[in-house]
Context: one part of a larger RNA
RNA sequence: GAAUCAACGCUGGCGGCGUGCCUAACACAUGCAAGUCGAACGCGAAAGUCCCGCAAGGGAUGAGUAGAGUGGCAAACGGGUGAGUAACACGUGGGUGACCUGCCUUCGAGCGGGGGAUAACGUCCCGAAAGGGACGCUAAUACCGCAUGACAUCCCGCCUUUGAAGAGGUGGAGAUCAAAGCUGGGGAUCGCAAGACCUAGCACUUGAAGAGGGGCCCGCGUCUGAUUAGCUAGUUGGUGGGGUAACGGCUCACCAAGGCAACGAUCGGUAUCCGGCCUGAGAGGGCGGACGGACACACUGGGACUGAGACACGGCCCAGACUCCUACGGGAGGCAGCAGUGGGGAAUAUUGGACAAUGGGCGAAAGCCUGAUCCAGCCAUGCCGCGUGUGUGAAGAAGGUCUUCGGAUUGUAAAGCACUUUAAGUUGGGAGGAAGGGUUGUAGAUUAAUACUCUGCAAUUUUGACGUUACCGACAGAAUAAGCACCGGCUAACUCUGUGCCAGCAGCCGCGGUAAUACAGAGGGUGCAAGCGUUAAUC
Numbered sequence: 001g002a003a004u005c006a007a008c009g010c011u012g013g014c015g016g017c018g019u020g021c022c023u024a025a026c027a028c029a030u031g032c033a034a035g036u037c038g039a040a041c042g043c044g045a046a047a048g049u050c051c052c053g054c055a056a057g058g059g060a061u062g063a064g065u066a067g068a069g070u071g072g073c074a075a076a077c078g079g080g081u082g083a084g085u086a087a088c089a090c091g092u093g094g095g096u097g098a099c100c101u102g103c104c105u106u107c108g109a110g111c112g113g114g115g116g117a118u119a120a121c122g123u124c125c126c127g128a129a130a131g132g133g134a135c136g137c138u139a140a141u142a143c144c145g146c147a148u149g150a151c152a153u154c155c156c157g158c159c160u161u162u163g164a165a166g167a168g169g170u171g172g173a174g175a176u177c178a179a180a181g182c183u184g185g186g187g188a189u190c191g192c193a194a195g196a197c198c199u200a201g202c203a204c205u206u207g208a209a210g211a212g213g214g215g216c217c218c219g220c221g222u223c224u225g226a227u228u229a230g231c232u233a234g235u236u237g238g239u240g241g242g243g244u245a246a247c248g249g250c251u252c253a254c255c256a257a258g259g260c261a262a263c264g265a266u267c268g269g270u271a272u273c274c275g276g277c278c279u280g281a282g283a284g285g286g287c288g289g290a291c292g293g294a295c296a297c298a299c300u301g302g303g304a305c306u307g308a309g310a311c312a313c314g315g316c317c318c319a320g321a322c323u324c325c326u327a328c329g330g331g332a333g334g335c336a337g338c339a340g341u342g343g344g345g346a347a348u349a350u351u352g353g354a355c356a357a358u359g360g361g362c363g364a365a366a367g368c369c370u371g372a373u374c375c376a377g378c379c380a381u382g383c384c385g386c387g388u389g390u391g392u393g394a395a396g397a398a399g400g401u402c403u404u405c406g407g408a409u410u411g412u413a414a415a416g417c418a419c420u421u422u423a424a425g426u427u428g429g430g431a432g433g434a435a436g437g438g439u440u441g442u443a444g445a446u447u448a449a450u451a452c453u454c455u456g457c458a459a460u461u462u463u464g465a466c467g468u469u470a471c472c473g474a475c476a477g478a479a480u481a482a483g484c485a486c487c488g489g490c491u492a493a494c495u496c497u498g499u500g501c502c503a504g505c506a507g508c509c510g511c512g513g514u515a516a517u518a519c520a521g522a523g524g525g526u527g528c529a530a531g532c533g534u535u536a537a538u539c
Stems, first nucleotide, its partner, number of pairs: 001539002004536001006535005013386006020378001021344001026342003030339003035073003040070002043067001048061005080297003090221007099214003104210007112146001114144002121136006152176003155172006181202006189196002223269003230260003235257008272294004276287004299320005322333004350376001352375003358372001359370004389419004399410004423480001425475005433466001436462010483528005488509003494523005504511002
């Protein structure tokens, strides 16, 4: 000098864009943060209003609504944190002749015919609660057989590529494995009707490929200590079982005795890694906060279930610590999600608004959900911009300070005069962020069809949290807006008074013991400026 997720002291006008628990991965009150689908399925209220009735009560509507339940998809994403980890964790480059992949895209084939349950619900019972049990009823795209079935899988041959088939092709007698419906339209034929039937869309089953995503393996790179020198029994290799999507001591039995290490094994300490960031002419050094990628974790430890995907932050089970409820028998919980509280600390924000946009989940869609996100709030925490007036004005006013008592300086500074009005204030107008969606018409695709559905175009209507938006205009008036540090040398900037090795200063050298440019105050000056200094740590 630069730089910081800074803090502290003094001071503080406005705006834009960023950042904001670095400490206790400490404990958490409260609210919200993951739902959605009635176009898979069966149930199904109430208040209110109206009617009948003397009343009790009944009926209609509310409404097939609210609602819970079965079922599907999502919940493995998104969001947080950095405790652990010195490791194929990460980075980079490869391999997979050892693998998986829901939704999406393309291509092929199919979607036939049956069955038995069960929740919800009803009746009853147990329990303080959480919750549970018995009996009875019912549906499905829930569940289970059967049929059909290939180029799928298994088995047996042959051929091709290859260093090597578990790859590709081809042939064979067999064996094994599928499925579900829903919505809209039509009306020729059948049917009392529902519908059969035809057709479109979505869904479903099974193959082949793709895209995107992942698993595993390998080369190289990746802090420090030798005052850590030897380490290792599933250890190293083999054979054979098992297991996995898959290779493999991954696991097991048996066999052999190996494997690593001074090119630093093992052990100890520290630490998420990278793109990057800071500094520096560079080489290098330091760092890894925000943003992006990867990894790990979710009260602590362990385990699996479901699923295409988890060994799962807002799922389950077990153990533990802690907190809460209890009728003492037993139960409930997990903010390292967003806010917020206590605590720790030098120190770090609102229990805000909206789904308008972007993105995500579900849905045919309308739409619903979304503390992701977009915004607003707080803090000079950082960077950037603007303002705190402009011109004129010598009687060089008054006052202050110094003085050699002549004067000098503060100083064109002020006052005065003439102007201007950014920002703040008041008031009026006013974009863009809006793409979409609905309705109607029209053209095309599809089709037997001028239905339906989809696509395009046109018209019309509608959607903004921010927001009193940005921006533009008007009004008034210099009006509302400057401090901080320093002045011995380094280092830009000097005098007076007080003090008297005292009080004090100090980054280094050093000042202070009676004329201190070094302490304290004042006047003056220098530097930076809505900041200025100090401290900490980095180059």